RNA sequence: GAAGCAGACCAAGACAGUCGCUGGCUAUCGUGUCAAAGCGAUAGCGGGAGGAAGGUCCGGACUCCAUAGAGCAGGGUGACGGUUAACGGCCGUCCGCCGUGAGGCGCGGAAUAGGGCCACAGAGACGAGUCUUUGGGACCAGCGAGUGGCGAAAGUCACUCGUUUGCGUCCCAAAGGGUGAAACGCGGUAACCUCCACCUGGAGCAAUCUCAAAUAGGCAUGCAUUGAGGCGGCUCGCUGAGCAUGCGGGUAGAGAGCUUGAGCCCCGGAGUAAUCCGGGGCCUAGAGGAAUGACUGUCAUUGCCACCGGGCUUGCCCGUUGGCGACACAGAAUCCGGCCUAUCGGUUUGCUUCACAC
Numbered sequence: 001g002a003a004g005c006a007g008a009c010c011a012a013g014a015c016a017g018u019c020g021c022u023g024g025c026u027a028u029c030g031u032g033u034c035a036a037a038g039c040g041a042u043a044g045c046g047g048g049a050g051g052a053a054g055g056u057c058c059g060g061a062c063u064c065c066a067u068a069g070a071g072c073a074g075g076g077u078g079a080c081g082g083u084u085a086a087c088g089g090c091c092g093u094c095c096g097c098c099g100u101g102a103g104g105c106g107c108g109g110a111a112u113a114g115g116g117c118c119a120c121a122g123a124g125a126c127g128a129g130u131c132u133u134u135g136g137g138a139c140c141a142g143c144g145a146g147u148g149g150c151g152a153a154a155g156u157c158a159c160u161c162g163u164u165u166g167c168g169u170c171c172c173a174a175a176g177g178g179u180g181a182a183a184c185g186c187g188g189u190a191a192c193c194u195c196c197a198c199c200u201g202g203a204g205c206a207a208u209c210u211c212a213a214a215u216a217g218g219c220a221u222g223c224a225u226u227g228a229g230g231c232g233g234c235u236c237g238c239u240g241a242g243c244a245u246g247c248g249g250g251u252a253g254a255g256a257g258c259u260u261g262a263g264c265c266c267c268g269g270a271g272u273a274a275u276c277c278g279g280g281g282c283c284u285a286g287a288g289g290a291a292u293g294a295c296u297g298u299c300a301u302u303g304c305c306a307c308c309g310g311g312c313u314u315g316c317c318c319g320u321u322g323g324c325g326a327c328a329c330a331g332a333a334u335c336c337g338g339c340c341u342a343u344c345g346g347u348u349u350g351c352u353u354c355a356c357a358c
Base pairs, nucleotide, nucleotide: 001354002353003352004351005350006349007348008347009346010345013299014298015297016296017295018294019293021048022047024045025044026043027042028041029040030039031038050329054340055339057338058337059336060335061334062204063203064202065201074200075199076198077197078196079093080092081091082090083089094108095106096105097104098103109195110194114193115192116189117188118187126185132175133174134173135172136171137170138169139168140166141165142163143162144161145160146159147158148157149156150155208256209255210254211253218247219246220245221244222243223242229239230238231237263282264281265280266279267278268277269276270275301326302325303324304323305322306321308319309318310317311316312315
């Protein structure tokens, strides 16, 4: 110098001003009340998105429902040890695979409980099987010998025995070649079922709880055709079956749950590490049809264009000034611990390989 590996961090830069939104505190005024709380308005002060807030994949807290005890079914996990509230996460070590390496990846229990499957090739894929060679046996055919029948003879037929004969058929055994990931060996495969060990009740903040209108309906009491009630207050007139009060359930709506928490930062200690212990400091969004925004100016960084000056290798570099631009992924919704996915650009630490120079 080039190419990489593993981590940590920042993330529409900083400052100022103006106008808003949202929730908090304080003050004043109004309302309310015995007094308050509460509610409304105004003013001031300080707070207001993320590393993933996302996907909702895993684990918990919390809430309700269910639940004698035990087991089965279903679901999940799977080397060994540690860590934790818990986990399928994380840390360490071993093993296997990939990489020259730093490192990365993990579908890592059991194949002697049982079932299933093993493509292509190959004779044969777990039932065994027989392509080739060799050996043995049986049969068949050939050849030879013997005996018997027929025949005058040559010969022919049958039977028995033998045979170093056979591209012959069948059976048994062994070996070898070839195919293939694997060729008979207690083969491989459990990311096929299964077995073993361990874990596991269900639903989820739209959980759940509290307060509580109007209208309709329900219950109780009283009144009502001997006329309730309605027609703006009264009388007349018209009409004609409900009316009044109370209670309770539920809806709209309001509130709680709601943000002090397995919390964050710093220091010290234990541990290889994940993590844990001790001390000190801090409070850091709580909306809810859902706030967290817009504009202006200055400075800094950077990209493009243009003018000017300088250098020269004549189309590049440096400097000044001006103009335009800076659009990563993405938006909290009960809260945590993880995983996964998306992500322009930048800062930084440790390490590896190669090349060159000393």
A computed fold for a 358-nucleotide RNA from a Burkholderiaceae bacterium, annotated as Bacterial RNase P class A. It matches the Rfam family "Bacterial RNase P class A". The family's RNA type in Rfam is ribozyme. Its mean pLDDT, the model's own confidence on a scale to 100, is 76. It is recorded under the gene name rnpB. The organism belongs to Burkholderiaceae, within Bacteria.